A computed fold for a 267-nucleotide part of an RNA from a marine sediment metagenome, annotated as large-subunit ribosomal RNA, domain VI. The full RNA is in RNAcentral, with records from MGnify.
Context: one part of a larger RNA
RNA sequence: CGUUGCAACAUUGACAGGAUUUCUCCCUAGUACGAGAGGAUUGGGAGGGACCCACCCCUGGUGCGCCAGUUGGACCGCUCGGUCCAUCGCUGGGUAGCUAAGUGGGGCAGGGAUAACCGCUGAAAGCAUCUAAGCGGGAAGCCCCCCUGGAGAUGAGUGUUGCAUGGACCCUCGUGGUCCGAGAGACCCCUGAUAGACCAUCAGGUUGAUCGGCCGCACGUGUACGCGUGGAAACACGCUUAGCGAAGCGGUACGAACGGUCGAUGA
Numbered sequence: 001c002g003u004u005g006c007a008a009c010a011u012u013g014a015c016a017g018g019a020u021u022u023c024u025c026c027c028u029a030g031u032a033c034g035a036g037a038g039g040a041u042u043g044g045g046a047g048g049g050a051c052c053c054a055c056c057c058c059u060g061g062u063g064c065g066c067c068a069g070u071u072g073g074a075c076c077g078c079u080c081g082g083u084c085c086a087u088c089g090c091u092g093g094g095u096a097g098c099u100a101a102g103u104g105g106g107g108c109a110g111g112g113a114u115a116a117c118c119g120c121u122g123a124a125a126g127c128a129u130c131u132a133a134g135c136g137g138g139a140a141g142c143c144c145c146c147c148u149g150g151a152g153a154u155g156a157g158u159g160u161u162g163c164a165u166g167g168a169c170c171c172u173c174g175u176g177g178u179c180c181g182a183g184a185g186a187c188c189c190c191u192g193a194u195a196g197a198c199c200a201u202c203a204g205g206u207u208g209a210u211c212g213g214c215c216g217c218a219c220g221u222g223u224a225c226g227c228g229u230g231g232a233a234a235c236a237c238g239c240u241u242a243g244c245g246a247a248g249c250g251g252u253a254c255g256a257a258c259g260g261u262c263g264a265u266g267a
Base pairs, nucleotide, nucleotide: 001152005163006162007161008160009159010158011157015149016148017147018146021049022048023047024046025045026044027043033038051106052105053104054103055102059100060099061098062097066093067092068091069090070089071086072085073084074083075082076081110144111143112142117137118136119135120134166180167179168178169177170176171174185262186261187260188259189205190204191203192202193201210256211255212254213252214251215250216249217248219245220244221243226239227238228237229236230235
């Protein structure tokens, strides 16, 4: 932009894509079969491999914006206590998120038309013949069934609901001019994430918990600084399960979501 007034929500499904895998064990049964050795069809049950999808409760990994320890050096005048540099200096842990080696799920069952093949009835050809007319069975394969996208499917579909299909004024009275005005939605602007390259999507914008701050909790680290006590000191102990803290969960308008515009035309 179109879909022939404009929208919101819910849908149909032409078409397209994905998936549709495989093994072992147990029972049936050491049965049928076989001299024996061996050893089933069938039906039922269980457990795996690989692959695919989702997730982070558990087990772990990562976690360069968390905590602690520690080496060398520089600096804060010195001590103490800290900051910075050295691969994140190194080391021990680690929240959210991401993630697999972790967790959950999937390929089940069924229907239809068939292949090879197996048949029924049955002539040509008094017989015979699955075939010539006609009618069945039959595969991990094909089409459905399952999952995803999907009406630009221009053949542009369908349903429900909302709004409009006007009003006022002026003139030269015309297919005239000016002004006002609907619902839904959107844009500039602002705050973000269950979203994301951008866009889009989603959640919000004071009738507000969207982000930040603050408060509480969870969780991480592991007992801060300072003071006191003991010790010659290194250091230990007490105040102290302390101190500090990121993305998590909740609460709270303290800061920031101000202020504007389109929609807009009367089919």